This is a predicted structure of a 353-nucleotide part of an RNA (small-subunit ribosomal RNA, central domain) from an uncultured bacterium. The RNAcentral record of the full RNA draws on ENA and SILVA. It matches the Rfam family "Bacterial small subunit ribosomal RNA". Model confidence (mean pLDDT): 83 of 100.

Context: one part of a larger RNA
């Protein structure tokens, strides 16, 4: 390299759009590029292989033949691939009617608790712990009660549940603006517009960084106390950065289901969300039954090293794309790109086992 592979042994890009490209549904017609045939040239010689001949064999070496899997150029087929034109409708996608949603982006508002102020009462101790110590309290703490202020999160509902194309992630409450799905009788429109998708581009948890504010509470660093042989810790007492906010970078991750996307086909069972429709129900709710979508358990068949997976596949096929190629050196070094820094992003040796 062929090749075998990617849940857990190396290995699925963090996720989306989407350009180049591969791939691509049913039919008619033409074209004859691809393919396919036939025939012709050309493929030097050596060399290879078959046959046969000369050195006594044989290496060696003549002759004959094949072969050089190819290119060209005629002349032929047109099923499949293609190009072109036309035509459908089962994919895709729109129109009209429904539905659920903590999707997203602002703006406003509520209550519980924690803290702080400032007053009432009221006194000798609180607070922490395994035990206790710093701490904080006669300058009135802690409990308690009214009033006020501030800033974060959003008890119960809340779930094995919803939503998000997807990942990050999303949860009092109302208003404004906005992105998507799902189901329907089908009617009705477009008519293959479609899958994926190198390079790009946007989204991207925390932690970090830049500028401004904010700051209850929790809290890296830090100081104190205690533990202890020590204790740069875990426990305690404080507390700074940052946790909030608006703009602007950073671009990671155990970014995970450790399983890329797209279609299709392949026993069932049970349970939850959403729509649909029948039965029953006057009607509605409840039951039940069919279906369509989404989300979990369990199970055949198959698969798999097991352990699992199994209509949500890791099963049977097909189409992109991304990866892997023993272990340490090492996601490092160099170089380049990208960042304001931290750093990312590409990404090797040598050496050694």
């Nucleotide at each position: 390299u062929u090749g075998g592979g990617c849940g857990u042994a190396a290995a699925g890009g963090g996720c989306u759009c989407g350009u180049a490209g591969g791939c691509g549904g049913u039919u008619u017609g033409u074209c004859g590029c691809g393919u396919c045939g036939a025939a012709a040239g050309u493929g030097a010689a050596a060399u290879u292989c078959c046959g046969a001949g000369g050195c006594u064999u044989a290496a060696c070496u003549u002759c004959g033949g094949g072969a050089c899997u190819g290119c060209u150029u005629u002349c032929g087929a047109u099923a499949c691939g293609g190009g072109c034109a036309g035509a459908c409708u089962a994919g895709a996608g729109g129109u009209a009617g429904g539905c659920a949603g903590g999707g997203g982006a602002g703006a406003g508002u509520g209550g519980a608790a924690c803290c702080c102020c400032a007053g009432g009462u009221g006194u000798a101790g609180c607070g922490g712990u395994g035990g206790a110590a710093u701490g904080c309290g006669c300058a009135g703490a802690u409990a308690u009660c009214u009033g006020g202020g501030a800033g974060a999160a959003c008890a119960c509902c809340g779930g094995u549940g919803g939503c998000g194309a997807a990942g990050g992630g999303c949860g009092g409450c109302u208003c404004u603006c906005u992105g998507g799905g799902c189901c329907c009788u089908u009617a009705c429109c477009u008519g293959a517009c479609g899958c994926u998708g190198a390079g790009g581009a946007g989204c991207g948890a925390a932690a970090g960084c830049g500028u401004g504010g904010g700051g209850a509470g929790c809290g890296a660093a830090c100081a104190g106390g205690a533990u202890u042989a020590g204790a740069u810790a875990c426990c305690c007492u404080g507390g700074u950065a940052g946790u909030c906010c608006a703009c602007g970078c950073c671009g990671u991750a155990a970014a995970c289901g450790u399983u890329g996307g797209g279609c299709g086909c392949u026993a069932g069972g049970u349970g939850u969300g959403g729509g649909a429709g029948g039965c029953u129900u006057u009607c509605u709710a409840c039951g039940u039954c069919u279906u369509c979508c989404g989300u979990g358990c369990c199970g055949c068949a198959g698969c798999u090293a097991a352990c699992g997976c199994a209509u949500u596949a890791a099963g049977c096929g097909c189409c992109c794309c991304g990866c892997c190629u023993g272990g340490g050196g090492a996601g490092u070094a160099c170089g380049g790109c990208c960042g304001c820094a931290a750093g990312g992003c590409u990404a090797a040796a040598a050496c050694u086992c």